[in-house]
Molecule: SAM riboswitch aptamer (S box leader)
Organism: Reichenbachiella sp. 5M10
RNA sequence: UACUUAUCAAGAAAGAUCGAGGGACUGGGCCCGAGGACAUCUUGGCAACAUAUCCAUAGCCGCAAUAUUGGGUGUUGUGCCAAUUCCCAACUCUAGAUGUGAUUAUCUGGAUUAAGAUAGGUA
Numbered sequence: 001u002a003c004u005u006a007u008c009a010a011g012a013a014a015g016a017u018c019g020a021g022g023g024a025c026u027g028g029g030c031c032c033g034a035g036g037a038c039a040u041c042u043u044g045g046c047a048a049c050a051u052a053u054c055c056a057u058a059g060c061c062g063c064a065a066u067a068u069u070g071g072g073u074g075u076u077g078u079g080c081c082a083a084u085u086c087c088c089a090a091c092u093c094u095a096g097a098u099g100u101g102a103u104u105a106u107c108u109g110g111a112u113u114a115a116g117a118u119a120g121g122u123a
Stems, first nucleotide, its partner, number of pairs: 001123008013043005021032003026089004044081003049077002052073005085115001090113001092111007
């Protein structure tokens, strides 16, 4: 980097340095920011994806080992610590309203997918 699987309405901030933009990209909105944002570093914390360990459990043969499922702890590797991934958008499906003779149409909402982020696996 590509493919794939899972998750994304919960949770968790202080100090120091820097100095003007930042909230992924495009458009729109709305926010954060010289009372110093963003970023970096230190310390602390959150979470439980992998790992480690413990308990219970299914299966298999006798033990060991391996291993299923659920749970606890939080060792290690990541991740995360404003706002739902800050909100809306493109495809498909769908509910309601307005309007029409009818279809079309317009508006509002919901679901899925797409995009993105993080973790695991494969190449």